[in-house]
RNA sequence: UGAGUCGGCUGGGUGGCCGCGGCGGGGUUCAAACGGGGCAACCCAGACGAACGCCUGUCGAGGAAGGUCGGGACUCCAUAGGGCAGGGUGCUGGCUAACGGCCAGUCGGGGCGACCUGCAGGAAAGUGCCACAGAGAGAAGACCGCCGAUGGCCCCUCGGGGAACAGGUAAGGGUGAAAGGGUGCGGUAAGAGCGCACCAGCGGCCGGGGUGACUCGGUCGGCUCGGUAAACCCCACUCGGAGCAAGGUCAGACAGGGGGUCGUGGCGGCCCGUCCGGUGCCUCGGCACCGCCCCCAGGUAGACCGCUUAGAUGGAUGGCCACUACUCCCCUUUCGGGGAGCACAGAAUCCCGCCUACAGGCCGGCUCACCGU
RNA sequence: GCCCACGUAGCUCAGGGGAUAGAGCGUCGGUUUCCUAAACCGUGCGUCGCAGGUUCGAAUCCUGCCGUGGGCG
Numbered sequence: 001u002g003a004g005u006c007g008g009c010u011g012g013g014u015g016g017c018c019g020c021g022g023c024g025g026g027g028u029u030c031a032a033a034c035g036g037g038g039c040a041a042c043c044c045a046g047a048c049g050a051a052c053g054c055c056u057g058u059c060g061a062g063g064a065a066g067g068u069c070g071g072g073a074c075u076c077c078a079u080a081g082g083g084c085a086g087g088g089u090g091c092u093g094g095c096u097a098a099c100g101g102c103c104a105g106u107c108g109g110g111g112c113g114a115c116c117u118g119c120a121g122g123a124a125a126g127u128g129c130c131a132c133a134g135a136g137a138g139a140a141g142a143c144c145g146c147c148g149a150u151g152g153c154c155c156c157u158c159g160g161g162g163a164a165c166a167g168g169u170a171a172g173g174g175u176g177a178a179a180g181g182g183u184g185c186g187g188u189a190a191g192a193g194c195g196c197a198c199c200a201g202c203g204g205c206c207g208g209g210g211u212g213a214c215u216c217g218g219u220c221g222g223c224u225c226g227g228u229a230a231a232c233c234c235c236a237c238u239c240g241g242a243g244c245a246a247g248g249u250c251a252g253a254c255a256g257g258g259g260g261u262c263g264u265g266g267c268g269g270c271c272c273g274u275c276c277g278g279u280g281c282c283u284c285g286g287c288a289c290c291g292c293c294c295c296c297a298g299g300u301a302g303a304c305c306g307c308u309u310a311g312a313u314g315g316a317u318g319g320c321c322a323c324u325a326c327u328c329c330c331c332u333u334u335c336g337g338g339g340a341g342c343a344c345a346g347a348a349u350c351c352c353g354c355c356u357a358c359a360g361g362c363c364g365g366c367u368c369a370c371c372g373u
Numbered sequence: 374g375c376c377c378a379c380g381u382a383g384c385u386c387a388g389g390g391g392a393u394a395g396a397g398c399g400u401c402g403g404u405u406u407c408c409u410a411a412a413c414c415g416u417g418c419g420u421c422g423c424a425g426g427u428u429c430g431a432a433u434c435c436u437g438c439c440g441u442g443g444g445c446g
Base pairs, nucleotide, nucleotide: 001369002368003367004366005365006364007363008362009361010360012324013323014322015321016320017319018318020060021059022058023057024056025055026054027052028051029050030049035044036043037042062344066355067354069353070352071351072350073349074243075242076241077240078274079273081272082271083270084269086239087238088237089236090235091105092104093103094102095101106120107118108117109116110115121234122233126232127231128228129227130226143173144172145169146168147167150166151165153162154161155160181199182198183197184196185195186194200224202221203220204219205218206217207216208215209214247305248304249303250302257296258295259294260293265276266275277290278289279288280287281286326341327340328339329338330337331336374445375444376443377442378441379440380439383398384397385396386395391429401415402414403413404412422438423437424436425435426434
């Protein structure tokens, strides 16, 4: 100097005019408590409160407010107590209210590297799948090849030769995503871990480091019996269900309507345990009525709370002007001038995360390449 | 604000780890007819919404994004 990688911050500013929503104060008008005046009608004043094209002060969207993917707070469901079913997570340690989050690490994969990334436990509990091709795809093989020592066939000069039947083989070739560890030497009829050396993998034993996942080293052994669980599943841990439009309070209206069940009903699906009504009669077995539940019909759609240092409820912060910051283009020797643009995007119960979108600008760490000292 | 479902041929829909991507209607061509319609025969004209990931292989399994629709006093 260039290229790359990781992290953090910001994301227009100032002034003026008009216009919004909340809260506070004031004003105008209304006003039924209370008070005063009046024979009466009525008049004055006026708390609480209401209205207002009023005045004034103050406050007023985000890093994601988006997606609604996770975890909670909070609320309701009689109980959330125990199970089944169902769901979630899945290497180790720590943080946290909790999480599938965050931090650090181990192992695997990618990258020269800084770094990026992984639904990262179990295939010997069981059941599936591996199409096509290929001889053969899991206790899975003989297509092309190689041998034919032994048995058989043919020829022959007792030596031997020929063909390749039986048989042997899986080192070489081919097919495929994947083919019965790899390289080398010996051995064999030809071969094969058949034997040996080194290496990889697996298993056992021992030692060092680490909280741990794991890692480094030594030694022995059979030679080596696939992959796939973001396939079903097994194992370990964890989860009650719904969600602020949850749920409460008040007012009001209709038809104190009609029908059904009889121990129903009250926990998303199922089950167990526990718990929960009233009145009358009665032969204490029970019966009837209401309540509960289901269906039909009718009425209502209001106000307040929940609701918040923004707190709306057809849902608020906008419009115009001037100057200026930044980016790009053109002109200009310079100073400077002109033009265009100025990202993603608006709270709705709240909080902690994740994911996605983002013009421009600023800062810092690290890696690689080249050059110079 | 929240809770759910769907996306496959021109249209309406099946399909759910094996390479064959299907059915009906429609389209196109042919037969028949004076010419049409009807009828008969044949033809699938496809980025399986988009992008990543798992796997040898994805329309199908997993994750994120986009679009369409339904519900909640």